[in-house]
Order: sequence, then structure tokens, then C1' cells
RNA sequence: AUGAAAAAUGCGGGAGAAAGAGGGCUGGCCUCUACCGAAGGAGCAAGUUGCUUAUGGACCACAUUAGCGAUGAAACUUUCAGGUCAAAGGACCGCAUUUGGAUG
Repeated sequence: AUGAAAAAUGCGGGAGAAAGAGGGCUGGCCUCUACCGAAGGAGCAAGUUGCUUAUGGACCACAUUAGCGAUGAAACUUUCAGGUCAAAGGACCGCAUUUGGAUG
């Protein structure tokens, strides 16, 4: 001196769905019903892999078949949580800075 992945901060953009009913001074809070998916959480397909059974085999390796596990993604599913005027939040995207130190 180049400055990857990852992380943090700031700024900007950012959807969906009852200003539901009752109680209550109140947008806070509680109960009930209806609804939404893009905080977070949870679930798994192919694939990979372990064990066992059967067949082939030089009875080794390996291949095929069946069963039981492990691993295995999401913007998919779920609706636990969260949300359904505004505010706040908001996956994700862009820019800037910082940490970082792959690579040259």
C1' cells in the first nucleotide's frame, strides 16, 4: 500500500392485513372474534452421509434394493411471537463510514 467474506452504525427506499366489538379518561392495558407475513422463532425437498437386511461379488472393496437415523435452503410452509389509521417497527435493496484482513 490492494482491501474479499462477515459484522456494526448512519442516511434513503420499503409491502400486507378490522381507526373491529366490549371494558377503560386515553392510540397505553385486558378479553373476544376476523385477518396479514417481510422482526424473531419453528418445519422440510433433492443431495450427502452412517447403521442394518437382501442380492451380486474374489464373500474384500463396491454396486443395487429396503428400513431406521444424521445433515440439509428459502422471499416456501407455519402463524408461536409480531402486526392490521398515524407513529414506531419492518425482511430486503442502495449509498457512506468503521471493524476486519481473504487476496494481490

The RNA shown here (Glycine riboswitch aptamer) has 104 nucleotides and comes from Syntrophomonas sp. UBA4911. It matches the Rfam family "Glycine riboswitch aptamer". From the family's description: This family represents the bacterial glycine riboswitch. Its mean pLDDT, the model's own confidence on a scale to 100, is 81.